[in-house]
RNA sequence: CUGUAACUCAGCCUGGAUAGAGUGCUAGCCUUCUAAGCUAGAAGUCGCAGGUUCGAAUCCUGUCGGGGC
Repeated sequence: CUGUAACUCAGCCUGGAUAGAGUGCUAGCCUUCUAAGCUAGAAGUCGCAGGUUCGAAUCCUGUCGGGGC
């Protein structure tokens, strides 16, 4: 410095109500078939535990993993 969907990441500083994107996956459309393209959908204890607060991915404390000096 970093940990958020299977993967790559945004959001965090400045708390606000249903947590997002791309890729991938599934289904449909299209096509002679595949790919490409279009549409829809599924998928997340936000590393873990606790605290503060009406409300925490976001603030605080502890802890674990990874990277750098």

Annotation:
Predicted 3D model of a 69-nucleotide RNA (transfer RNA) from a marine eukaryotic metagenome. The sequence is in RNAcentral, with records from MGnify. The prediction has a mean pLDDT of 82. It matches the Rfam family "tRNA". The family's RNA type in Rfam is transfer RNA.